[in-house]
RNA sequence: GGAGCAGGCGAGGCGGUUGCUCCUUUCUUCCGUAAAGGAACGAAAGGGGAGGAAAGUCCGAACUCCGCAGGGCAGGAUGAUCGCUAACGGCGAUUCCGGGCGACCGGGGGAAAGUGCCACAGAAAACACACCGCCCUUUGGGAAUGGCGUAGCCCUCCCGAGGAGCAAGGGUGAAAAGGCGAGGUAAGAGCUCACCGUCCUGGUGGCGACAUCAGGAGCAGGGUAAACCCCAUCCGGAGCAAGACCAAACGAACCCCGUUUUGGGACGGCCCGUCCCAGGGGGUGGGUAGGUCGCUCGUCCUUCCGGGCAACCGGAGGGCUAGACAAAUAACCGCCCCCGCUUCGGCGGGAACAGAAUUCGGCUUAUGUCCCGCUCCAGCC
Numbered sequence: 001g002g003a004g005c006a007g008g009c010g011a012g013g014c015g016g017u018u019g020c021u022c023c024u025u026u027c028u029u030c031c032g033u034a035a036a037g038g039a040a041c042g043a044a045a046g047g048g049g050a051g052g053a054a055a056g057u058c059c060g061a062a063c064u065c066c067g068c069a070g071g072g073c074a075g076g077a078u079g080a081u082c083g084c085u086a087a088c089g090g091c092g093a094u095u096c097c098g099g100g101c102g103a104c105c106g107g108g109g110g111a112a113a114g115u116g117c118c119a120c121a122g123a124a125a126a127c128a129c130a131c132c133g134c135c136c137u138u139u140g141g142g143a144a145u146g147g148c149g150u151a152g153c154c155c156u157c158c159c160g161a162g163g164a165g166c167a168a169g170g171g172u173g174a175a176a177a178g179g180c181g182a183g184g185u186a187a188g189a190g191c192u193c194a195c196c197g198u199c200c201u202g203g204u205g206g207c208g209a210c211a212u213c214a215g216g217a218g219c220a221g222g223g224u225a226a227a228c229c230c231c232a233u234c235c236g237g238a239g240c241a242a243g244a245c246c247a248a249a250c251g252a253a254c255c256c257c258g259u260u261u262u263g264g265g266a267c268g269g270c271c272c273g274u275c276c277c278a279g280g281g282g283g284u285g286g287g288u289a290g291g292u293c294g295c296u297c298g299u300c301c302u303u304c305c306g307g308g309c310a311a312c313c314g315g316a317g318g319g320c321u322a323g324a325c326a327a328a329u330a331a332c333c334g335c336c337c338c339c340g341c342u343u344c345g346g347c348g349g350g351a352a353c354a355g356a357a358u359u360c361g362g363c364u365u366a367u368g369u370c371c372c373g374c375u376c377c378a379g380c381c
Stems, first nucleotide, its partner, number of pairs: 001377005007371002012336007020049008028040004051353001055364002058362005063239004075235005080094005095108005109230002114228002116224003131170002133166002136163008146154003178196002181193003197219001198217008243293004253284005262278006300319008337350005
């Protein structure tokens, strides 16, 4: 210098001017009271005011309401081991397998319970099989050097046909029925043997996954579970539009009151009177509009010390960090800082993704500046 790997901070800083929103205090105005208190389109001062992902809503919880004796079925999720955590499908460490020269990265129950599937190609994709090929044998034809010998036969080779054997080699495929070497055989084959692999048994080390060593078995058991399935563990449902409280107007329901005033009906010959209905007045409870709470102090943030390889845990000290309701968080200027270019005078740029809505712990996705560490390659000293 080039190519990579892994991680971290921050999302420019300070000042000024003009704005937005919320809170507190004081004042002003209005309503109102015995004292209180309430409202405002108000004014001033002080203070708070987006993110690392606020996003996707994919997991796990807190909180709230509903459901629930206990057990099971169905359904869903997860899956090496040990640990961390309130919990998790998250994180850390370890282990095995796979990829990379490497830093490092990806993956993880069971295919020896059963069922299914394995495109194309290929003989065959799982009760193995035979296209080319190899070997033995029967047989038809042919050739030439040879042998016996001149009728022909034998050997060798070539082109076929039939039968039996083989799975070593070729070929197909992502994958071909352990690999490789030797013996063996007509040719071959775990047929036999050594080594490797696999399985079984045992020893040693480790909390464990697992590692390692020894002995035995001739090898049975191809792949696929994000196919059904089996095993183990976990899981009730809905979600702050959860939910709780206060509570108009109009109408309806129910209750009470009045005969001062109205109408109708019943009792009655008529009046008084009593009762019923309508009308009137008052009230009750439920719910709607609206308002208040939930709401931001919390499994919170941070410094130091101690424990732990780490995730994380413990102790001591310090801090308060939006809480709105159709939704504010902005604009401009100056200086500094950073980056790029430079004729060393300066010039240009500071971007992107995006944006709270009950709150946390994660994951994933989007985005882009700088820094630390590490690996490989090349060059120079």
A computed fold for a 381-nucleotide RNA from a Candidatus Aminicenantales bacterium, annotated as Bacterial RNase P class A. Its Rfam family is "Bacterial RNase P class A". Rfam classes the family as a ribozyme. From the family's description: Ribonuclease P (RNase P) is a ubiquitous endoribonuclease, found in archaea, bacteria and eukarya as well as chloroplasts and mitochondria. The RNAcentral record of the sequence draws on ENA. A source record names the gene rnpB.